[in-house]
RNA sequence: UCCGAGGUCGUCCAGCGGUAGGAUACCUGGCUCUGAACCAGGCGACUGGGGUUCGAAUCCCUGCCUCGGAG
Numbered sequence: 001u002c003c004g005a006g007g008u009c010g011u012c013c014a015g016c017g018g019u020a021g022g023a024u025a026c027c028u029g030g031c032u033c034u035g036a037a038c039c040a041g042g043c044g045a046c047u048g049g050g051g052u053u054c055g056a057a058u059c060c061c062u063g064c065c066u067c068g069g070a071g
Base pairs, nucleotide, nucleotide: 001070002069003068004067005066006065007064010024011023012022013021018054026042027041028040029039030038047063048062049061050060051059
C1' cells in the first nucleotide's frame, strides 16, 4: 500500500429501515445477628463527519481505531 472482518452501557454479547435489549458489574431496597448468596427495583451505550429516507445502530460515501491476510 491492497483485500477482508470488526467498532453498541464499565465489561461481554444481541439488535432484517420504525420504542436500542440481555447478561454481568454498579447503586437502592428486601432477606440476614453481620456479610455473601438470593429476590425486587434503578442507573447506564450506538467510533467521527457527510449523504439517502417521512424515519438510519442498520443503507451509501469518507476519516479514525483494532484484528486477520497479500505483497
A computed fold for a 71-nucleotide RNA from Nannocystaceae bacterium ST9, annotated as transfer RNA.
The RNAcentral record of the sequence draws on ENA.
The coordinates come from a structure-prediction model, not an experiment, and the mean pLDDT is 84.
Its Rfam family is "tRNA". Rfam classes the family as a transfer RNA.